[in-house]
RNA sequence: GGUGCCAUCGAAUAACGGCCAGUUCACCGCCCUUUCACGGCGGCAAUCCGGGUUCAAAUCCCGGUGGCAUCA
Numbered sequence: 001g002g003u004g005c006c007a008u009c010g011a012a013u014a015a016c017g018g019c020c021a022g023u024u025c026a027c028c029g030c031c032c033u034u035u036c037a038c039g040g041c042g043g044c045a046a047u048c049c050g051g052g053u054u055c056a057a058a059u060c061c062c063g064g065u066g067g068c069a070u071c072a
Stems, first nucleotide, its partner, number of pairs: 001071007010025004018055001027043005048064005
């Protein structure tokens, strides 16, 4: 340098083009307990960046950035 794949809460991982972007762990608060742990309830927090298509984009298309694999 060529080709392919990937990028979503602090971490991991879902999401037929139409969801309030879900779940688990972590964190915070409340309940439970003499206390801690366990358990229950609630909260915080995310679509890599810029364009395009569409009534509507995390999702489709183009370009960029970063990572991985492979060929040279």